Predicted 3D model of a 72-nucleotide RNA (transfer RNA) from a Candidatus Azambacteria bacterium. Lineage of the source: Bacteria > Bacteria candidate phyla > Candidatus Azamiibacteriota. The sequence was found in a public genome assembly. It matches the Rfam family "tRNA". The family's RNA type in Rfam is transfer RNA. Its mean pLDDT, the model's own confidence on a scale to 100, is 81.
[in-house]
Order: sequence, then C1' cells, then structure tokens
RNA sequence: GCGCCUGUAGCUCAACGGAUAGAGCGCAUCCCUGCGAAGGAUGAGACCGAGGUUCAAUUCCCCGCAGGCGCA
Repeated sequence: GCGCCUGUAGCUCAACGGAUAGAGCGCAUCCCUGCGAAGGAUGAGACCGAGGUUCAAUUCCCCGCAGGCGCA
C1' cells in the first nucleotide's frame, strides 16, 4: 500500500428499517447480616465521527477514524 472483517453501557455481547436500544457481569443506594459474602429491591450508564437514502437509520450506502486478520 491492497483486500476482508469488526466498532452499541466500565467489560462480554443482543437488537426483520418502526420497541422506552436490552441482557449477563461489574458499579451505586437500600433491605437482609454482629460484620462481610451470598440473596432481595431500586437506580445510574451506550449506538466511533461526518454526510447520504428513507415518512422513519444502531441497522442500508459513501467518506473518514480506530482495531483485528490476510497478501505484498
């Protein structure tokens, strides 16, 4: 340099173009406990960036950026 793949919460992952964007772990508060752990309740927290298509985009297209793999 070229090709392919990936990018959603702190981490690991979901989401036929129409849902309030969800789950597990983690985190915070409360309950429970002599104190913790376990358990229970509640809560905070995310669509890599900019355009385009569309009535509607996390999803499709384009250009970037970042990461991975392969070729050179």